[in-house]
RNA sequence: GGUGAGGUAGCUCAGCUGGUUAGAGCACGGCAUUCAUAACGCCGGGGUCGAGGGUUCAAUUCCCUCCCUCACCA
Numbered sequence: 001g002g003u004g005a006g007g008u009a010g011c012u013c014a015g016c017u018g019g020u021u022a023g024a025g026c027a028c029g030g031c032a033u034u035c036a037u038a039a040c041g042c043c044g045g046g047g048u049c050g051a052g053g054g055u056u057c058a059a060u061u062c063c064c065u066c067c068c069u070c071a072c073c074a
Stems, first nucleotide, its partner, number of pairs: 001073007010026004019057001028044004050066005
C1' cells in the first nucleotide's frame, strides 16, 4: 500500500426489515442481610452509538470522506 472485519456505558458485548424512550452481564454507589466480610436480593448513577457530511418526516442502523484497532496479502 491492497482486501476484509470491527469502533455502542469503566470492561466484554447485543441491538432484527430505519420508527420516535438505546440495552445486557460484570464493575461502581446506596439499601437490605451478617458479629463482620463475601455471595445472593432490591434500587440507582453512568452513553457526542469513533469524527464530519449526505439521504429521509425520522439514522446506532443506509451512503460518502476521514481517524483508530485487528486479520490476511504484498

The RNA shown here (transfer RNA) has 74 nucleotides and comes from a Pseudomonadota bacterium. It matches the Rfam family "tRNA". By type it is a transfer RNA. The coordinates come from a structure-prediction model, not an experiment, and the mean pLDDT is 82.